Predicted 3D model of a 71-nucleotide RNA (transfer RNA) from an Erysipelotrichaceae bacterium.
The source organism's lineage runs through Bacteria, Bacillota, Erysipelotrichia, Erysipelotrichales and Erysipelotrichaceae.
Model confidence (mean pLDDT): 84 of 100.
It matches the Rfam family "tRNA".
RNA sequence: AGGGGUGUGGUUCAGUGGUAGAACAGCGGUCUCCAAAACCGUUGAUGGGAGUUCGAUUCUCUCCACCCCUG
Numbered sequence: 001a002g003g004g005g006u007g008u009g010g011u012u013c014a015g016u017g018g019u020a021g022a023a024c025a026g027c028g029g030u031c032u033c034c035a036a037a038a039c040c041g042u043u044g045a046u047g048g049g050a051g052u053u054c055g056a057u058u059c060u061c062u063c064c065a066c067c068c069c070u071g
Stems, first nucleotide, its partner, number of pairs: 001070007010024004018054001026042005047063005
């Protein structure tokens, strides 16, 4: 320099254009002599920008970060 892939709660991952989900973690509660476990509830996220569309995590362009390949 060229090509490809990934980017979603604190973490690991789903989500093929129409309400953003699960588990774990966190917080509160129940239980317990106390704690753990269990159970109930709850907070919290689409890497940045632009475009297409009635509507974008999803499609297009660009930038950024990381990984792989070629030279």